[in-house]
This is a predicted structure of a 73-nucleotide RNA (transfer RNA) from an Acidimicrobiales bacterium. The RNAcentral record of the sequence draws on ENA and MGnify. It matches the Rfam family "tRNA".
């Protein structure tokens, strides 16, 4: 270079046809005890990679970057 898949709380991933952005680990706070751990309850935390169109409204649609995985040359 070309094709194709991905970037979303600290980490691992969801999100149906475009219509409140969630689980799950880990934090935190509590229950439970000789005491941790382990289990239970509760709860915090998001510029969904960046910039632009489209739309009443975009994580998702549509250009451009930019970065990661494969694949072909």
């Nucleotide at each position: 270079u070309c094709c194709g898949g991905g970037g979303u709380g600290g980490c691992g991933c969801a999100a149906u046809c475009g219509g409140c952005a969630g689980c799950g680990c880990a934090g935190c706070g509590g229950a439970c005890u000789g005491u941790u751990a382990a289990u239970c309850c509760g709860u915090u935390g998001g510029u969904u990679c960046u910039g632009g169109g489209u739309u009443c409204g975009a994580g998702u649609c549509c250009c451009a970057g930019c970065c990661c995985c494969g694949g072909a040359g």
Its mean pLDDT, the model's own confidence on a scale to 100, is 81. Lineage of the source: Bacteria > Bacillati > Actinomycetota > Acidimicrobiia > Acidimicrobiales.